Overview:
RNAcentral holds the sequence, with entries from MGnify. Predicted 3D model of a 96-nucleotide RNA (THF (Tetrahydrofolate) riboswitch aptamer) from uncultured Eubacterium sp. Rfam family: THF (Tetrahydrofolate) riboswitch aptamer. Rfam's curators write: Tetrahydrofolate (THF) riboswitch was first reported for Ames et al. as an RNA motif in 5' untranslated (5'-UTR)regions of folate transport and biosynthesis genes in Firmicutes genomes. The literature on the family includes a 2010 paper in Chem Biol by Ames et al., "A eubacterial riboswitch class that senses the coenzyme tetrahydrofolate". Its family is annotated with tetrahydrofolate metabolic process in the Gene Ontology.
[in-house]
């Protein structure tokens, strides 16, 4: 001098959840982790509280309701995998 190495996002696929409303998203408060180490910022995650809020349909069983099962949908839905985007800066460290 150069390079490698996180969290995270999108798409696709698989397995699910809810659809009798949880989840997601928004706001406030508190806390945790965050290139290999230390401390930090940005994003991110967890908990609590608050406001708002939805797309269901069909068939079978059944005396009927309900429940259950299957199928087709829906949700700015959960997890995993692939690929892709991104891949912070200070000191120390790693590779050439």
């Nucleotide at each position: 001098c150069a390079g490698a190495g996180u969290a995270g996002g999108a798409a696709c696929a698989g397995c699910g959840c809810g659809u009798c409303a949880a989840g997601u998203g928004c706001c406030g408060c508190a806390g945790g982790a965050u290139g290999g180490g230390a401390a930090g910022u940005u994003g991110u995650c967890u908990g609590c509280g608050g406001a708002c809020g939805a797309a269901g349909g069909u068939g079978c069983c059944u005396u009927g309701u309900g429940a259950g099962c299957g199928c087709c949908g829906c949700g700015u839905u959960g997890c995993u995998g692939u690929c892709u985007c991104c891949g912070c800066a200070u000191c120390c460290g790693c590779u050439g």